[in-house]
The RNA shown here (c-di-GMP-I riboswitch aptamer) has 96 nucleotides and comes from a Pirellulales bacterium. The prediction has a mean pLDDT of 87. It was read from a public genome assembly, where an Rfam model found it. The organism belongs to Pirellulales, within Bacteria.
RNA sequence: CCCCGAGAAAGGCAAACCCAUCGUAAGGUGGGGACGCAAAGCCACGGGCCCCUGCAGUUCGCUCCGGCGGAUUGUGUGGGUAGCCGGGUUACCGAA
Numbered sequence: 001c002c003c004c005g006a007g008a009a010a011g012g013c014a015a016a017c018c019c020a021u022c023g024u025a026a027g028g029u030g031g032g033g034a035c036g037c038a039a040a041g042c043c044a045c046g047g048g049c050c051c052c053u054g055c056a057g058u059u060c061g062c063u064c065c066g067g068c069g070g071a072u073u074g075u076g077u078g079g080g081u082a083g084c085c086g087g088g089u090u091a092c093c094g095a096a
Stems, first nucleotide, its partner, number of pairs: 004094002012037002017032006035083001041089003045086003048081004053076010
């Protein structure tokens, strides 16, 4: 220095839920709160998942037969998630 990660030490972060607030939403931020976390620090680059919306298909309902609305599948643009995984990058401690 790299890998690694202990019934180690010192410290750190904070899921669900609640309150406030921003957002159409997914979700973010602040406070309370701890399920967990050795990168649960940071970055949306690849995959996944989620949301909004356009288009197309399927299907159901309504219809003044022009269409309109709901559900669902595929796909495009945009957004979110770093506590889904991979990747990049930085970092505290030191037993085996």